[in-house]
């Protein structure tokens, strides 16, 4: 320097696909227990890596940059 995958909740080899952003784990309330584990129910918590652009709408689709991982030379 080209070229390929990838950045989404506090955490993950994370889903998801043009119209609300979701999942398990955590956390935090609460049921049930004489009480604890276990197990059910609820909440909270997100600048979807940055900029721009296309669109009535962009997490999506284009473009540039960045950071991660791989390959080339």
């Nucleotide at each position: 320097g080209c070229c390929c995958g990838g950045g989404u909740a506090g955490u993950u080899u994370c889903a998801g696909u043009g119209g609300c952003a979701g999942a398990a784990c955590g956390u935090c309330c609460c049921c049930u227990u004489g009480g604890u584990a276990a197990g059910g129910g609820g909440a909270a918590g997100g600048u979807c890596g940055c900029g721009g652009g296309u669109u009535c709408g962009a997490u999506u689709c284009c473009c540039g940059c960045u950071c991660c991982g791989g390959g080339c030379u």
Predicted 3D model of a 73-nucleotide RNA (transfer RNA) from Candidatus Roizmanbacteria bacterium RIFCSPHIGHO2_02_FULL_37_13b. The RNAcentral record of the sequence draws on ENA. It matches the Rfam family "tRNA". Rfam classes the family as a transfer RNA. Taxonomically the source falls in Candidatus Roizmaniibacteriota (Bacteria, Bacteria candidate phyla). Its mean pLDDT, the model's own confidence on a scale to 100, is 80.